[in-house]
Predicted 3D model of an 822-nucleotide part of an RNA (large-subunit ribosomal RNA, domain II) from Durio zibethinus.
Context: one part of a larger RNA
RNA sequence: CUGCGAGCUCCCUAUCCGGCUCGUCUCGAAACAAGGACCGAGGAGUUUGACAUGCAUGUGAGUCAAUGGGCCAAAAAACCAGUAAGGCAUAAGGAAGCUGAUUGGUGGGAUCCCUUAUGGGUGUACCAUCGAUCGACCUUGAUCUUUUAAGAAGGGUUUAAGUGCGUGCAUGCCCGUCGGGACCCAAAAGAUGGUGAACUAUGCUUGAGUGGGCUGAAGCCAGAGGAAACUCUGAUGGAGGCCCGCAGUGACACUGACGUGCAAAUCGUUCGUCUGACUUAGGUAUAGGGGUGAAAGACUAAUUGAACCAUCUAGUAGCUGGUUCCCUCUAAAGUUUCCCUCAAGAUAGCUGGAGCCCCCGACGACUUUUAUCGAGUAAAGCCAAUGAUUAAAGGCAUCGGGGGUACAACGCCCUUGACCUAUUAUCAAACUUUAAAUAGGUAGGAUGGUACGACUACUUCGUUGAGUCGUGCCAUGAAAUCGAGAGCUCCAAGUGGCCCAUUUUUGGUAAGCAAAACUGGCGAUGCGGGAUGAACCAAAAGUCGGGUUAUGGUGCCCAACUGUGUGCUAACCCAGAACCCACAAAGGGUGUUGGUCAAUUAAGACAGCAGGACGGUGGUCAUGGAAGUCAAAAUCUGCUAAGGAGUGUGUAACAACUCACUUGCUAAAUCAACUAGCCUAAAAAAUGGAUGGUGCUUAAGCGCGUGACCUAUACUCGACUGUCGAGGCAAGGCCAGGCCCCGAUGAGUAAGAGGGCACGACAGUCACUGUAAAACUUAGGGCAUGAGCCCGAGCAGAGCGACCAUUGGUGCAGAUCUUAGU
Numbered sequence: 001c002u003g004c005g006a007g008c009u010c011c012c013u014a015u016c017c018g019g020c021u022c023g024u025c026u027c028g029a030a031a032c033a034a035g036g037a038c039c040g041a042g043g044a045g046u047u048u049g050a051c052a053u054g055c056a057u058g059u060g061a062g063u064c065a066a067u068g069g070g071c072c073a074a075a076a077a078a079c080c081a082g083u084a085a086g087g088c089a090u091a092a093g094g095a096a097g098c099u100g101a102u103u104g105g106u107g108g109g110a111u112c113c114c115u116u117a118u119g120g121g122u123g124u125a126c127c128a129u130c131g132a133u134c135g136a137c138c139u140u141g142a143u144c145u146u147u148u149a150a151g152a153a154g155g156g157u158u159u160a161a162g163u164g165c166g167u168g169c170a171u172g173c174c175c176g177u178c179g180g181g182a183c184c185c186a187a188a189a190g191a192u193g194g195u196g197a198a199c200u201a202u203g204c205u206u207g208a209g210u211g212g213g214c215u216g217a218a219g220c221c222a223g224a225g226g227a228a229a230c231u232c233u234g235a236u237g238g239a240g241g242c243c244c245g246c247a248g249u250g251a252c253a254c255u256g257a258c259g260u261g262c263a264a265a266u267c268g269u270u271c272g273u274c275u276g277a278c279u280u281a282g283g284u285a286u287a288g289g290g291g292u293g294a295a296a297g298a299c300u301a302a303u304u305g306a307a308c309c310a311u312c313u314a315g316u317a318g319c320u321g322g323u324u325c326c327c328u329c330u331a332a333a334g335u336u337u338c339c340c341u342c343a344a345g346a347u348a349g350c351u352g353g354a355g356c357c358c359c360c361g362a363c364g365a366c367u368u369u370u371a372u373c374g375a376g377u378a379a380a381g382c383c384a385a386u387g388a389u390u391a392a393a394g395g396c397a398u399c400g401g402g403g404g405u406a407c408a409a410c411g412c413c414c415u416u417g418a419c420c421u422a423u424u425a426u427c428a429a430a431c432u433u434u435a436a437a438u439a440g441g442u443a444g445g446a447u448g449g450u451a452c453g454a455c456u457a458c459u460u461c462g463u464u465g466a467g468u469c470g471u472g473c474c475a476u477g478a479a480a481u482c483g484a485g486a487g488c489u490c491c492a493a494g495u496g497g498c499c500c501a502u503u504u505u506u507g508g509u510a511a512g513c514a515a516a517a518c519u520g521g522c523g524a525u526g527c528g529g530g531a532u533g534a535a536c537c538a539a540a541a542g543u544c545g546g547g548u549u550a551u552g553g554u555g556c557c558c559a560a561c562u563g564u565g566u567g568c569u570a571a572c573c574c575a576g577a578a579c580c581c582a583c584a585a586a587g588g589g590u591g592u593u594g595g596u597c598a599a600u601u602a603a604g605a606c607a608g609c610a611g612g613a614c615g616g617u618g619g620u621c622a623u624g625g626a627a628g629u630c631a632a633a634a635u636c637u638g639c640u641a642a643g644g645a646g647u648g649u650g651u652a653a654c655a656a657c658u659c660a661c662u663u664g665c666u667a668a669a670u671c672a673a674c675u676a677g678c679c680u681a682a683a684a685a686a687u688g689g690a691u692g693g694u695g696c697u698u699a700a701g702c703g704c705g706u707g708a709c710c711u712a713u714a715c716u717c718g719a720c721u722g723u724c725g726a727g728g729c730a731a732g733g734c735c736a737g738g739c740c741c742c743g744a745u746g747a748g749u750a751a752g753a754g755g756g757c758a759c760g761a762c763a764g765u766c767a768c769u770g771u772a773a774a775a776c777u778u779a780g781g782g783c784a785u786g787a788g789c790c791c792g793a794g795c796a797g798a799g800c801g802a803c804c805a806u807u808g809g810u811g812c813a814g815a816u817c818u819u820a821g822u
Stems, first nucleotide, its partner, number of pairs: 021036002024033001037822002040819003045323001047180005054173006062088003069080002092099002104130005112121003132163002135159002137156003143150001183322002190312006201286009210276001212244002215240001219236001221234005248273003253269002256267002288304001290300002325756006335348001337346002349495002351492006358485001363483003367480002369444005379434001380432002386428003391423001393421003398418008448474009458465001499521003503517002506514002528537002542720007552710003555694003561707001563706006576696001588680002591678006599670002608665005614638003620632001644659001648657002721746005727740003757811001759808003764803003768799001776794003780791004
């Protein structure tokens, strides 16, 4: 260089299967909850003081070493020596005056020693307990003495942060608490001092502007009238916060145009006013709790129910948002109590970490068992108590009502209640004799049992009892099962909004409502199933491979029998199709299929066709009338095979027809009531639509059986890996922080702990570098569980790395984050 092969790894393409945007507050987010167009850079638990636990180092009854001194050319740091101020510790108690402690006993105890078990001795630290003792407090008061002090020996269920042969001091680190801007960003407010009247409000001042027309006040003139006062008529005159209307100034309507505009308020037409409280220019005055206001909280420089600027100020926020690398181990709470507490805290609980201590029989347990104890729920009971309550029967006395007899009677008789007696029917969260099941407490031994002796201020008539102490004796030992060991101390986080299901329970008509209890879940949790889904069923998960199942399924979508046996169902103007669960009822059906019970029937039923369905009698009463049939009461008898003093139609009343009942023909089964399976009516809604879809009818529907098969991260077998625990190995290079081997185990939010990765700076050691450092790019290769690391290639051109320490302005996707860019 060419060809062939492999397919660990990487890239691209096609197909199949699964798969909803992340972070966030939340019981619950894919949400029609809010934040997020994209990308570079920046961006949030820091530091200090005090305190506290733990760990480490130095020294130790002490420890630390200020100012000053030495050392140095000088200054600083570092180093050195000695003095010893001071801090903490070495003594406590009391408000104070002030007073002021010691080797104690018993039980358990590692170690060590002796015997080699049957054990005996030693008994530190530490733990438990009983005494003693110092101070305070209460009490007592010998002695002495100025009658005010001192105060011995005592007593006390009183009290202390004491003593009981010291254990501290200094420094560092992690975690935590409090004060500081105190994890970061953000108010509405408050205070101090200034700047503004070029906009606009009002006053004053100096100026400017205002075309045309209508109307026609006062005054004046002339005439007429009148005795006069004065009046009338006609001219003249030119007033007015008068009228029409241009400029000007304003702004009613179209709610027109425009509405990333011409414009952060404009344009068009219309409209108000237009000699006046008119319009306007310049100057000047009034300033922020102030001004100014023909008053709208209007205006005061696009800001006004209190302007703007700077400072106090990094103001405060129990509130919102955000809070940056990896792996491993453990792992919550939404409950108790208190709070001017209910969006927050403290407290206990739940949890983690650090230790201490003992260990093969101690000890423990949401278990069973044996013994024992308490209870007053369920049930039951009401001819048991309390309370409620139905019915009938009997009744001496008593009480009430009604009636009869009677002049009347606490006379008699009848009746009806109360009441009494024995019964009967039904009930109770605040009734109960009785009384469960579950659930709960205690015990199942050495800290025990037993015998003897001693002490005591307790107790007793009493050496009686009780308690304490001492000395002996009793170890197969005191139920089962399980245990991944039991016990103790210290420090600390998060949480203190909960929610769901079965069962029990309260309020409520009820609720996806509110409030409790036991247990289990969700929250904090994925996987298989329920089409879909926080909580249902199944089942909890390291990384892979094989086998087997659960729930649920097996026409096709869709992995697996259009399996097998049997019954039901016909619903096209609505068949049906699987817990939670996504609705349907009462009462119906001669749709069909079962069942229960009562009847008829070869002595001929039921149904069909045909014959009879009569007499007393037009029964009695009532009525205008009523002859079976308006109404009322009664409802016999004769003849019959049978025929109601009448089931309906009918008539004014009769009549006529019909039924019950009976007979003939026919011929073998017939009929009432109730019950429950499927089906069915009951069953009407607004976008077009859902057994998940398609579709399915001796089902692919609804039941009951019976086989096979499919499938989860479950079970099981094997391999690897992490964690935890047990065991072995000092041998002839190194790594005991190592190596080997066995067993168990692996879910996880808030939170805790351990071990690592990466970035900047600095010191030491060792390297690399123009024969190319770093940075950047990379469908190139490799290592690590991962954060990340190493190599190659390209580009580029001057610094840079590893290890071991120290140190920190040390890691970004979010904050309507800041800034640059698109």
Description:
Rfam family: Eukaryotic large subunit ribosomal RNA. Its Rfam clan is "LSU clan". The coordinates come from a structure-prediction model, not an experiment, and the mean pLDDT is 81. The source organism's lineage runs through Eukaryota, Embryophyta, Spermatophyta, Helicteroideae and Durio.